[in-house]
RNA sequence: GCGCGUAUAGCUCAGUGGCAGAGCGUCCGCUUCACAUGCGGAAGGUCGUUGGUUCAAAUCCAACUACGCGCACAA
Numbered sequence: 001g002c003g004c005g006u007a008u009a010g011c012u013c014a015g016u017g018g019c020a021g022a023g024c025g026u027c028c029g030c031u032u033c034a035c036a037u038g039c040g041g042a043a044g045g046u047c048g049u050u051g052g053u054u055c056a057a058a059u060c061c062a063a064c065u066a067c068g069c070g071c072a073c074a075a
Base pairs, nucleotide, nucleotide: 001071002070003069004068005067006066007065010024011023012022013021018055026042027041028040029039030038048064049063050062051061052060
C1' cells in the first nucleotide's frame, strides 16, 4: 500500500428497513435475625464518526477512525 472482518447498555452479545433488546452486573422492594439464594421492579444507549439513499436506517451506500486477520512491497 491492497483486501477482509469487528465496532449496539458497565461486561458478553442478539437484532439484516418499521417503537433498540437479552444474559450477567448495578440500584430498589419482598423474603431472612443477617447474608446468600429465590421472586418482583427500576435505572442505564444520541447503535464508532460524518455524510448520502429512503416516507422511515443499528440495518442499505460512501468516506473516515479504532482494533484484528490476510496479502504485497521495502529494509

Transfer RNA from bacterium (Candidatus Gribaldobacteria) CG07_land_8_20_14_0_80_33_18, 75 nucleotides, folded computationally. Lineage of the source: Bacteria > Bacteria candidate phyla > Candidatus Gribaldobacteria. The RNAcentral record of the sequence draws on ENA. RNAcentral records the identical sequence in 4 taxa. Its Rfam family is "tRNA". By type it is a transfer RNA. Gene Ontology term of the family: triplet codon-amino acid adaptor activity.